This is a predicted structure of a 72-nucleotide RNA (transfer RNA) from a Candidatus Gottesmanbacteria bacterium. RNAcentral holds the sequence, with entries from ENA. Its Rfam family is "tRNA". Its family is annotated with triplet codon-amino acid adaptor activity in the Gene Ontology. Rfam's curators write: Transfer RNA (tRNA) molecules are approximately 80 nucleotides in length.
C1' cells in the first nucleotide's frame, strides 16, 4: 500500500432513525459473630474524531485515527 470487520460507563456486551440498556465491578444502607454471600438503593459512557444527511444520529454518508483479519 488495496479489501473486509470492529471501536458504546472501570471491564464485558446490547442497542440497526426518537428518553443509551444489561451483567460483573465500585460507592451507601440494611442483614450478619464477620462479609468476599444474601437484599435494596446510588453513581458511572451524551457513543473514536472531523464533516454531512434528516425535524431529530450510537445508528445513515464521506474523510481520518487505532485495533484485527485477507490479499499482494
Nucleotide at each position: 500500500u488495496g479489501c473486509c470487520g470492529a471501536g458504546u460507563g472501570g471491564u464485558g456486551u446490547a442497542g440497526u432513525g426518537g428518553u443509551a440498556a444489561c451483567a460483573c465491578g465500585u460507592c451507601u444502607g440494611c442483614c450478619u459473630c464477620u462479609g468476599g454471600a444474601g437484599c435494596a438503593g446510588a453513581a458511572g459512557a451524551c457513543c473514536c474524531u472531523a464533516g454531512g444527511u434528516c425535524c431529530g444520529a450510537a445508528u445513515c454518508c464521506u474523510a481520518g485515527c487505532u485495533c484485527g483479519g485477507c490479499a499482494g